[in-house]
RNA sequence: UCUGAUAAAGGCAAACCUGUUGAAAAACAGGGACGCAAAGCUACGGGCCUACGGUCAGAAAUUCUGGCUAGGGUGGUCGAGCUGCCGGGG
Numbered sequence: 001u002c003u004g005a006u007a008a009a010g011g012c013a014a015a016c017c018u019g020u021u022g023a024a025a026a027a028c029a030g031g032g033a034c035g036c037a038a039a040g041c042u043a044c045g046g047g048c049c050u051a052c053g054g055u056c057a058g059a060a061a062u063u064c065u066g067g068c069u070a071g072g073g074u075g076g077u078c079g080a081g082c083u084g085c086c087g088g089g090g
Base pairs, nucleotide, nucleotide: 001089002088003087004086011036012035016031017030018029019028020027021026034076040082041081042080044079045078046077047074048073049072050071053069054068055067056066057065058064059063
């Protein structure tokens, strides 16, 4: 530096369930394994999810419904950045 077919040491843990937090998306802890060679870290760019609040519109209007959005979330969505174990090739 390229690579992940095999092996070893190990690592992580989707769905789902329980509890807690949150308006929600979701997060955290425990159980659980679908998968993962960066499924380690960072929301910088795109995507996706959410919308308590803000705003606009509508209606049968102290309310309800819908659009947009500040903000929030996702690194197990992609790009980018940083770091790294083991094996193999150069």